[in-house]
């Protein structure tokens, strides 16, 4: 330098036909208990960056950045 894959919540990951962004764990509050743990309810919190297409983009197109792997 080239190619492939990946980038979504604090962490691990879904979202695969373009139509309200989700789960588990973690965190906070409450319930429960004499206290802790377990359990239950509620809450907090995210699409790597920038453009384009579209009525509408996590999803499609282009560029950039980061990481993994391969080639040279």
């Nucleotide at each position: 330098g080239c190619g492939u894959c990946a980038g979504u919540a604090g962490c691990u990951c879904a979202g695969u036909g373009g139509g309200c962004a989700g789960a588990g764990c973690a965190c906070g509050a409450c319930c429960u208990u004499g206290c802790c743990a377990c359990g239950g309810u509620c809450g907090c919190g995210a699409u790597g960056c920038g453009a384009g297409u579209u009525c509408g983009a996590g999803u499609c197109u282009c560029g950039c950045c980061u990481g993994a792997c391969g080639c040279u």